[in-house]
RNA sequence: UUCGAUCACGGUGAUGGAAAUCCACCUCUAACCGCCUUCACGGCUGAUGAUUCCUACCCUUGU
Repeated sequence: UUCGAUCACGGUGAUGGAAAUCCACCUCUAACCGCCUUCACGGCUGAUGAUUCCUACCCUUGU
């Protein structure tokens, strides 16, 4: 000097905010940036990766 491994920090996980720290991934050249289809001025699901709460949206019921 180069290469590899490991650790720490950091980052990411298709629509908002917060919490805890469980999961997965990435190492800035990255992880990530939904699906279907007749590819169209077309169609479909979900605010979480997962858990909980709040907000927004949708459905039903009651007052």
A computed fold for a 63-nucleotide RNA from Acidobacterium sp., annotated as Fluoride riboswitch aptamer (crcB RNA motif). The coordinates come from a structure-prediction model, not an experiment, and the mean pLDDT is 75.